[in-house]
RNA sequence: GUGUUAUCAAGAAAGGCGGAGGGAAUAGACCCUGAGAAGCCUUGGCAACCCUUUAUUCUUUUAUAAAGAAGGUGCUAAAUUCUACCUCGAAUAUACGAGAGGAUAGAUAACAA
Numbered sequence: 001g002u003g004u005u006a007u008c009a010a011g012a013a014a015g016g017c018g019g020a021g022g023g024a025a026u027a028g029a030c031c032c033u034g035a036g037a038a039g040c041c042u043u044g045g046c047a048a049c050c051c052u053u054u055a056u057u058c059u060u061u062u063a064u065a066a067a068g069a070a071g072g073u074g075c076u077a078a079a080u081u082c083u084a085c086c087u088c089g090a091a092u093a094u095a096c097g098a099g100a101g102g103a104u105a106g107a108u109a110a111c112a113a
Base pairs, nucleotide, nucleotide: 002112003111004110005109006108007107008106013043014042015041016040017039021032022031023030026084027083028082029081044076045075046074049072050071051068052067053066054065055064056063080105085102086101087100088099
C1' cells in the first nucleotide's frame, strides 16, 4: 500500500522547543491562529477497538451483558467543521430548497493475504 468487518453529533489540555500557517485532498463557505499555526518532545487526560474479570448462552468456544483499565493502538477546537454525488422531500412557486436516508472519499481499530 490492498481487502473484509465495525465505529465516526459523546468525551478529553497544560508545559517546553518552534515561528506562520492550519482545519486530509479539489472547490466554495465558515472557523482557528503572533493572546503563537503546523511539526517535534514531556506530562496529564478521554475513550474502551484489542485486552482483563464475572455472569448467562452455546453447535465447546460462539454470542450477549456488566464491571475494569495493567498493557497494545487511537484520540484530546467546531459532527469526519459544513456543502458537493444519488434518492425522497416541507414551504415557496418553476427554480431554489429546510430536512431525512444513502453512496463516494477519509479517519481509527481488529483481522487477513
A computed fold for a 113-nucleotide RNA from Neptunitalea chrysea, annotated as SAM riboswitch aptamer (S box leader).
Its mean pLDDT, the model's own confidence on a scale to 100, is 80.
It matches the Rfam family "SAM riboswitch aptamer (S box leader)". About the family: The SAM riboswitch is found upstream of a number of genes which code for proteins involved in methionine or cysteine biosynthesis in Gram-positive bacteria.
The organism belongs to Neptunitalea, within Bacteria.